[in-house]
C1' cells in the first nucleotide's frame, strides 16, 4: 500500500413554521385551553421456531401423531447459542456441515450392462486335469471347465500398489497402505493412537429429507386468549343426537368437572373499561468462566394506538441518505438492505 | 392481528410404493361442406410459482422465498 478475514456500532445532521398520539401539572369545567415531556426497527418483516401470560382440570394415565438427532454446556426454553470432535474449503486468518443406527427387519436403484445384492462369465484370458474326434505325433478343434487380473456399461460393480504364485488367475501367499473387531492409554463424553493382539476383507456396497430401529421431547387453544360494566332483543323456528348420551376445543380410549347438545334461520347490540406495557428491561462498573452466560453494585424509565399518532413544508451542510415501519410481550433462525465507523487478525509486495 | 389451504399448458383441473407429465377446452394444419358450424384426423405449446438441498434421479421428499384464496367479534 493492496487483497483479504472475524467481531461490533451508526442508520442524514441542524434550525424553524403547521400538524397527529398517549402522559404529567394547571385554568375552566366535562368538553377545550396553556406549559412541560415523551413518540418505530436491525430487521419492527416472514410467521419457521421456543417461551411468559390467558382459558379449558395447576394437564393425569395409555396408544396415536409430530418434532429433535455427534459430545459437552449456557439458556424460562429452543429446531437458538457457545466450546469441543469428525469431514469438507481456503497458502492463511477463517468458513461451511438435518453428522445417531444400514453387522434388527422390510422397501427401492427407471435406463443402459453379462451381472443391482444369497452377486455375476458379455467380449476377452487359459485348457493343468477329464472326455470325443483329428494328427505331418510338435500339437490342433470340440465338449465338460476355470478365471473378476484387462475391456465395456452404469450414479454405484465387493480393499489398493508391489513381489511371489498359477494353466490362466484370485488375499491364493508374503511386505507395505488401508479396514473391521477386542485391549491399553489420553480425554466427563463425542473421538483420538499409528501401542499392543487378533482377522484376509464376497466379513460390513448405497439410500432412513423410504418405512423403521433407538434416545429425548411435545396436552389444546391463541390477546378476535381472557375478564369486567353498560345497551338491546321475538332466552323464537326448523333439523338430527339422544341421557351406556352430549358438552367442557382441534385424533382416540380411560379418568375429572358439567348437565342437554350440535348445524341452520331469524333477532339485538355493534359503546366503553382493564388485559397494554416495569420487563427472563436497558446501560455502566466489578467478580466467576476458554465462552454462550451467570451473580453482585449503581444509575435510568425509553411509543401504547383502536379507523388505528410518529407526518408535511422552508432554509443550510455533506459522504446526498437503503431496506423499511409497532398493534399482548419477550429469546432466536430466516429474509431484504445505499453507504460509513471502530477494533483485532491474515497473506502479499516494498522499504528499514 | 391470529389460523388454514392453493399454485401443473392460454383456461379448468388429474398426476404417490420419487424413473423424466398427461386430459377436456380454447389455437393451428388438413379433410368433409357451395360456405360456415359440428365432426373425423393430426400438430403445437410445460423454467410443474422462484431459487437451494437430499438423491444416480424431485411435480412428489425437506426447508427458505413469493403470489391468491378463504375462516375467526359480543349478546340471547
Nucleotide at each position: 500500500c493492496g487483497a483479504g478475514c472475524u467481531c461490533g456500532c451508526c442508520a442524514g445532521a441542524c434550525a424553524g413554521u403547521c400538524g397527529c398520539c398517549g402522559c404529567c401539572g394547571g385554568u375552566u369545567u366535562u368538553a377545550a385551553c396553556c406549559g412541560g415531556g415523551g413518540g418505530a426497527g436491525g430487521a419492527a418483516a416472514g410467521u419457521c421456531c421456543g417461551g411468559g401470560c390467558u382459558c379449558c382440570a395447576c394437564a393425569g394415565g395409555g396408544c396415536a401423531a409430530g418434532g429433535u438427532g455427534c459430545c459437552a454446556g449456557g439458556u424460562a426454553a429452543c429446531g437458538c447459542c457457545u466450546g469441543g470432535g469428525c469431514g469438507g474449503c481456503g497458502c492463511g486468518a477463517g468458513c461451511c456441515g438435518a453428522c445417531g443406527g444400514a453387522a434388527a427387519g422390510u422397501g427401492c436403484a427407471a435406463c443402459a450392462g453379462a451381472a443391482a445384492g444369497u452377486a455375476u462369465a458379455c467380449c476377452g484370458c487359459c485348457u493343468a486335469a477329464g472326455c470325443g474326434c483329428c494328427u505331418u505325433c510338435g500339437g490342433g478343434c470340440g465338449c465338460c471347465g476355470g478365471u473378476a487380473a484387462g475391456g465395456g456399461u452404469g450414479a454405484a460393480a465387493c480393499g489398493g500398489u508391489g513381489c511371489g504364485g498359477u494353466a490362466a488367475g484370485a488375499g491364493c501367499g508374503c511386505a507395505c497402505c488401508g479396514c473391521g473387531u477386542g485391549g491399553c492409554u489420553g480425554g466427563c463424553a463425542a473421538c483420538a493412537g499409528u501401542c499392543c493382539a487378533c482377522g484376509g476383507c464376497g466379513a460390513u456396497g448405497g439410500u432412513a429429507a423410504a418405512c423403521c430401529c433407538c434416545a429425548c421431547c411435545u396436552g389444546g387453544a391463541g390477546c378476535a386468549a381472557g375478564a369486567c360494566c353498560a345497551a338491546a332483543u321475538a332466552g323464537g323456528a326448523a333439523u338430527c343426537c339422544g341421557u351406556u348420551g352430549g358438552c367442557g376445543u382441534g385424533g382416540c380410549c380411560c379418568g375429572c368437572g358439567c348437565u342437554g347438545g350440535a348445524u341452520u334461520c331469524g333477532g339485538g347490540u355493534a359503546g366503553g373499561u382493564c388485559g397494554c406495557u416495569u420487563g427472563a428491561g436497558a446501560c455502566c462498573u466489578g467478580u466467576g468462566g476458554u465462552g454462550a452466560c451467570a451473580c453482585a453494585g449503581g444509575u435510568c424509565c425509553u411509543a401504547g394506538a383502536u379507523g388505528a399518532a410518529u407526518g408535511a413544508c422552508u432554509g443550510u451542510c455533506c459522504c446526498a441518505g437503503a431496506c423499511a415501519a409497532a398493534a399482548c410481550c419477550c429469546g432466536g433462525c430466516u429474509u431484504a438492505u445505499c453507504g460509513g465507523c471502530g477494533a483485532g487478525c491474515u497473506c502479499g509486495u516494498u522499504u528499514u | 392481528g391470529c389460523u388454514g389451504g392453493c399454485g401443473u399448458a392460454g383456461c379448468u383441473c388429474a398426476g404417490u410404493u420419487g424413473g423424466u407429465a398427461g386430459a377436456g377446452c380454447a389455437g393451428c394444419u388438413g379433410a368433409c361442406u357451395u360456405g360456415u358450424a359440428a365432426u373425423c384426423a393430426g400438430c403445437a405449446g410445460g423454467u410443474c410459482g422462484g431459487g437451494g438441498g437430499u438423491u444416480c434421479g424431485a411435480u412428489u421428499c425437506c426447508g427458505u422465498c413469493c403470489g391468491c384464496c378463504a375462516g375467526c367479534u359480543c349478546c340471547a
Two RNAs folded together computationally: RNase P RNA and transfer RNA, 428 nucleotides in total. The prediction has a mean pLDDT of 80. It holds a member of the Rfam family "Bacterial RNase P class A". Gene Ontology terms of the family: ribonuclease P activity, tRNA processing and dimeric ribonuclease P complex.